Transfer RNA from a Methylacidiphilales bacterium, 75 nucleotides, folded computationally. The organism belongs to Methylacidiphilales, within Bacteria. RNAcentral records the identical sequence in 4 taxa. It matches the Rfam family "tRNA". Rfam classes the family as a transfer RNA. Gene Ontology term of the family: triplet codon-amino acid adaptor activity.
[in-house]
RNA sequence: GCACCCUUAGCUUAGUGGUAGAGCGCCACCUUGACACGGUGGAGGUCAGAGGUUCAAGUCCUCUAGGGUGCACCA
Numbered sequence: 001g002c003a004c005c006c007u008u009a010g011c012u013u014a015g016u017g018g019u020a021g022a023g024c025g026c027c028a029c030c031u032u033g034a035c036a037c038g039g040u041g042g043a044g045g046u047c048a049g050a051g052g053u054u055c056a057a058g059u060c061c062u063c064u065a066g067g068g069u070g071c072a073c074c075a
Stems, first nucleotide, its partner, number of pairs: 001071007010024004018055001026042005048064005
């Protein structure tokens, strides 16, 4: 340099055009003499950034950024 893949909550991730979910973690309460386990509830996302298509975009298209894999180059 070329091609392809990935980017969603603190972490790991689901979601293939129609109200963004889960597990772990966090907070509160119940339970305990206390802790842990367990139970109930809650907070936390402007879906990497920008633009476009659409009545409607996490999802489709383009560009940018970051990461990964392969290939090429390396006097």